RNA sequence: UGCCCCGUCGUCCAACGGCAGGACCCGUCACUUUGGCUGACGAGAUCUAGGUUCGAAUCCUAGCGGGGCAA
Numbered sequence: 001u002g003c004c005c006c007g008u009c010g011u012c013c014a015a016c017g018g019c020a021g022g023a024c025c026c027g028u029c030a031c032u033u034u035g036g037c038u039g040a041c042g043a044g045a046u047c048u049a050g051g052u053u054c055g056a057a058u059c060c061u062a063g064c065g066g067g068g069c070a071a
Stems, first nucleotide, its partner, number of pairs: 001070007010024004018054001026042005047063005
């Protein structure tokens, strides 16, 4: 310098263009003599800016960030 891939709760992973869900973690409650386990409930996210569309996490463009390959 060129090409390719990937950006979603704190972490890991889902989601035909149509209400962003699950697990771990965290908080509260129940259970327990206490803790742990277990159960219930709750909080928590689509990298940014445009565009297409009735509707975008999803499609398009640019940017930003990460990774890989070539030189």